[in-house]
Context: one part of a larger RNA
RNA sequence: GAUGAACGCUAGCGGCAGGCCUAACACAUGCAAGUCGGACGGCAGCGGCACCUUCGGGUGGCCGGCGAGUGGCGCACGGGUGCGUAACGCGUAUGCAACCUACCCUUUACUGAGGGAUAGCCCGAAGAAAUUCGGAUUAAUACCCCAUGGCAUCCCGGUCAUGGCAUCAUAUUAUUAUUAAAGCUUCGGCGGUAAAAGAUGAGUAUGCGUUCUAUGAGCUAGAUGGUGUGGUAACGGCACACCAUGGCAACGAUAGAUAGGGGCCCUGAGAGGGGGAUCCCCCACACUGGUACUGAGACACGGACCAGACUCCUACGGGAGGCAGCAGUGAGGAAUAUUGGACAAUGGGCGCAAGCCUGAUCCAGCCAUGCCGCGUGCAGGAAGACUGCCCUAUGGGUUGUAAACUGCUUUUAUACAGGAAGAAACACUCCCUCGUGAGGGAGCUUGACGGUACUGUAAGAAUAAGGAUCGGCUAACUCCGUGCCAGCAGCCGCGGUAAUACGGAGGAUCCAAGCGUUAUCC
Numbered sequence: 001g002a003u004g005a006a007c008g009c010u011a012g013c014g015g016c017a018g019g020c021c022u023a024a025c026a027c028a029u030g031c032a033a034g035u036c037g038g039a040c041g042g043c044a045g046c047g048g049c050a051c052c053u054u055c056g057g058g059u060g061g062c063c064g065g066c067g068a069g070u071g072g073c074g075c076a077c078g079g080g081u082g083c084g085u086a087a088c089g090c091g092u093a094u095g096c097a098a099c100c101u102a103c104c105c106u107u108u109a110c111u112g113a114g115g116g117a118u119a120g121c122c123c124g125a126a127g128a129a130a131u132u133c134g135g136a137u138u139a140a141u142a143c144c145c146c147a148u149g150g151c152a153u154c155c156c157g158g159u160c161a162u163g164g165c166a167u168c169a170u171a172u173u174a175u176u177a178u179u180a181a182a183g184c185u186u187c188g189g190c191g192g193u194a195a196a197a198g199a200u201g202a203g204u205a206u207g208c209g210u211u212c213u214a215u216g217a218g219c220u221a222g223a224u225g226g227u228g229u230g231g232u233a234a235c236g237g238c239a240c241a242c243c244a245u246g247g248c249a250a251c252g253a254u255a256g257a258u259a260g261g262g263g264c265c266c267u268g269a270g271a272g273g274g275g276g277a278u279c280c281c282c283c284a285c286a287c288u289g290g291u292a293c294u295g296a297g298a299c300a301c302g303g304a305c306c307a308g309a310c311u312c313c314u315a316c317g318g319g320a321g322g323c324a325g326c327a328g329u330g331a332g333g334a335a336u337a338u339u340g341g342a343c344a345a346u347g348g349g350c351g352c353a354a355g356c357c358u359g360a361u362c363c364a365g366c367c368a369u370g371c372c373g374c375g376u377g378c379a380g381g382a383a384g385a386c387u388g389c390c391c392u393a394u395g396g397g398u399u400g401u402a403a404a405c406u407g408c409u410u411u412u413a414u415a416c417a418g419g420a421a422g423a424a425a426c427a428c429u430c431c432c433u434c435g436u437g438a439g440g441g442a443g444c445u446u447g448a449c450g451g452u453a454c455u456g457u458a459a460g461a462a463u464a465a466g467g468a469u470c471g472g473c474u475a476a477c478u479c480c481g482u483g484c485c486a487g488c489a490g491c492c493g494c495g496g497u498a499a500u501a502c503g504g505a506g507g508a509u510c511c512a513a514g515c516g517u518u519a520u521c522c
Base pairs, nucleotide, nucleotide: 001521002520003519005518006517007516008515009514012374013373014372015371016370017369018367019366020332025330026329027328029327030326031325034073035072036071039070040069042066043065046064047063048062049060050059051058052057080285081284082283089210090209091208092207093206094205095204096203100201104198106196107195108194109193110192111191112146114144115143122135123134124133125132126131152178153177161170162169163168183190184189211257212256213255218248219247220246223245224244225243226242227241228240229239230238260282261281262280263279264275265274266273267272287308288307289306290305291304310321311320312319313318338364340363341362342361346360347358348357349356350355377408378407379406380405388399390397391396414458415457416456417455418454422449428443429442430441431440432439433438434437466511467510468509469508470507471492472491473490477506478505479504480503481502487494488493
């Protein structure tokens, strides 16, 4: 000097930031991922309309809409944590002639004809529940099939040329085989299929760098390589069959310990040393271990299955759960906050849109945890006042311009009044341009924070100072008490009768809404 700090004493205000470093311990409760009726069959509830009515109500999806359901997209983002990991994990550089990429942008072509089911609804059954079973019936942008389809894909064969170290790539010719589609609409559009290119995001390869221990010296059989097959989006012992016997290692293999990595942060003149909180990028994980499914993307935090530990419900037959999301609880600990508001802004998902959802985010609350700013008054005032405390050589000194007193000011706090920016859009209406979709202009609408920030007015010094230290290092000294006691102490050391070192007082010094102590780092 620094800190995600803690503790002691103290404490006026504001701005900005930060806030479980310990038990990746266990979690009550609420919320954190939905959305689309312009894909579909429908219609439980609400409103409207129509009809019937015994005036209680009933019926009708007809309309607005819409619970549950089918379907689409999203749920792989965003948010959390740092267990594991010494690794191509991360950083950096260069590649993939070995690769994929939903949504988005650009371009081209197409969007024809059929089929069988199944949720839901209805009926029945089992169960305490979770839920399950059977029957009948129905739709789609769900599923299946046919046609068409190219520069697309796969297999076999032939020819010639170019490039490359090589696996190979490119181009040309011929033949065979295989894979597409979906509609909705307010008629404006929105979609769907195939192919190519881009963008974005992944995957993967290689060089270099990346902690400690030799009181650990040898390690290795899928191990190293080859051929082939399988697998993958793709290369590869990735897996397998066969063959060979290799491969790594004192330039530290293997083993052990520790640890997420980086941008950065602290310190330092630098070189270095230390750290990896907040923010950003990458990685890993989601009660523990394993597995795959779906999908463009996961081996998936709020998905599935199996096993395990734990907790809960039970009618004992059987079931349910996963806060390392935001709050919050217990426990642990020296120690770390509200079971708050809003989607107004930014961003995300879905939707043509209106909009809905969003504990992301934006705000508010708590905490001197830190940094920064402001204030606690200013000027005059000597009889250096009578005093008081303290000291004294008893003359006086000091507190001290301090106070009293006079004048001034009103930041802040208080009260009252006014009162923002953050909002520009989307949508809607109107106009203009190209020409039918976009662009531009005008109008209109929308604020959680918040009656907040800010501004003005009023009165009045009124509402606001402490902490540590004073032997040397180290700025600041005397008296009293105590008497190797009580105690102090970072080091040297103080204390045994005049202690500037203990305790108190007066005075002084240094910082100041903080000051000290402890811990850790330079």